[in-house]
């Protein structure tokens, strides 16, 4: 220098006048006012209401292995696998020797089978063929896949059939918290698909601020239908069962009124900082700061300078993650080629 | 806000245990006709919404997006 790889930061800036929301304040006014994603609504929670309490069944979901977290499908380390010359990046990655199933087309045979071919044999026939039987997965043909690869022996002929070497499987032994890596020793055997059903281990109760709660206004305490003593029925239970709790005059269904204020709602698993653990996610002590909040729904617009002419987009209970969108600019750590000292 | 559902020929729809995508009508092409209609033959005209995985193969099976619809106090 060129090309590249992982991280991270910024998100137009200052000024002025007009405005528009909230809180303060008598009043002038004064102060504060979007985002890395506020979005997708995809995961997990937190608060609310169901008595939210337990157990089966059933239905969903996570799925290498530790460890982080309030929790997760999320994060950090690592192990195995695959891409990359490399920095580094991608992995829903349990089990197919518990069962069912599917493996189209070709092909003899998709999981237990012999088309060609090769080999014995018998019978014919006569030079080598032809027919039946019986052994062969080493060739040849098909496929995405064909009975472990590769020499050598040994056979009629062939085959883990026997024996290096490798690969894969099991068992011991060491190392590691494990995932699994490495040694060694047996025997030779067992296609593939679980993002098919399934089995195996852990999770998981529904509903979702239009949730709930108090006022306060409105209306007829409307119609039906079910229940009476510890028994049934009914809710709890928008899957189903049992326990088990409730009601003791109500329960549930339909229909009718009201379309209002408060709350819920802005201090929370919360935000910088030093520090102390830990490889790290990530926590602990201290000290410090309060930072939008509506209910038709606020953050605009002109203008003037500057820079490079600013992308995706805008909260609506709150939060921790993911993913999807993004003009550009900037920093740091790394790799590879080439060139120079 | 918040739950849900749908997307396949120009249009309305099938398909399913994953194994060469159909069906009506619409259209092109030829006959009949003096010409069109209508009738008869032939024809499938496709990014199955888009991307990336699983599988030997995806419409479908799993993720993620897109656009489009519906319900609620």
């Nucleotide at each position: 220098a060129a090309g590249g790889u992982g991280a991270a930061a910024c998100a137009g800036g200052u000024g002025a006048u007009c405005g528009c929301a909230g809180a303060c304040g008598g009043a002038a006014g004064u102060c504060u006012g979007a985002g890395g994603a506020a979005a997708g609504u995809c995961c997990g929670a937190g608060c609310u209401c169901u008595a939210a309490a337990g157990g089966g069944c059933a239905g969903g979901g996570u799925g290498c292995u530790g460890g982080g977290u309030a929790a997760c499908a999320c994060c950090c380390a690592g192990u195995g696998g695959g891409g990359g010359c490399g920095a580094c990046c991608c992995u829903a990655a349990g089990g197919a020797a518990a069962g069912u199933g599917c493996c189209g087309c070709a092909g003899a045979a998709a999981c237990a089978u012999a088309c060609c071919g090769c080999c014995a044999u018998a019978c014919u026939g006569a030079u080598u063929g032809g027919u039946g039987u019986g052994g062969u997965a080493a060739g040849g043909g098909u496929g995405a896949a064909a009975u472990g690869g590769u020499g050598a022996g040994g056979u009629a002929a062939g085959g883990g059939c026997u024996c290096a070497c490798c690969a894969g499987c099991a068992g011991c032994c060491a190392g590691g918290u494990a995932a699994c890596u490495g040694g060694u020793u047996g025997g030779c055997u067992a296609g593939g698909c679980a993002a098919a059903c399934c089995c195996c281990a852990c999770c998981c109760a529904g509903a979702g601020c239009a949730a709930g709660g108090u006022c306060a206004a409105a209306u007829a305490g409307g119609a039906g239908a079910g229940g009476a003593a510890g028994a049934a029925c009914g809710g709890c239970c928008c899957g189903u069962u049992c326990u088990g709790c409730u009601u003791g005059a109500c329960u549930c269904u339909c229909g009718g009124g009201u379309u209002g204020a408060c709350u819920g709602c802005a201090u929370g698993a919360g935000g910088u900082g030093u520090u102390a653990g830990g490889c790290a996610a990530c926590u602990g002590a201290c000290a410090u700061c309060c930072a939008a909040g509506a209910u038709a729904g606020a953050u605009g617009a002109u203008c003037a300078c500057c820079c490079g002419u600013g992308a995706c987009a805008g909260a609506a209970c709150u939060c921790g993650g993911c993913u999807u969108a993004u003009c550009g600019u900037u920093u740091c750590a790394c790799c590879u080629u080439c060139a120079g000292u | 806000g918040a739950g849900c559902c749908a997307u396949u020929a120009g249009c309305u729809c099938a398909g399913c245990u994953g194994g060469c995508a159909g069906a009506g009508c619409a259209c092109c092409g030829g006959a009949c006709u003096u010409u069109u209609a209508a009738u008869c033959c032939g024809g499938g005209u496709g990014u199955c919404c888009c991307g990336c995985g699983u599988u030997c193969g995806a419409g479908c099976c799993g993720c993620g997006g897109a656009u489009g619809g519906c319900u609620c106090a």
Predicted 3D model of RNase P RNA and transfer RNA as a complex of 414 nucleotides.
It holds a member of the Rfam family "Bacterial RNase P class A". By type it is a ribozyme. Its family is annotated with tRNA processing, dimeric ribonuclease P complex and ribonuclease P activity in the Gene Ontology.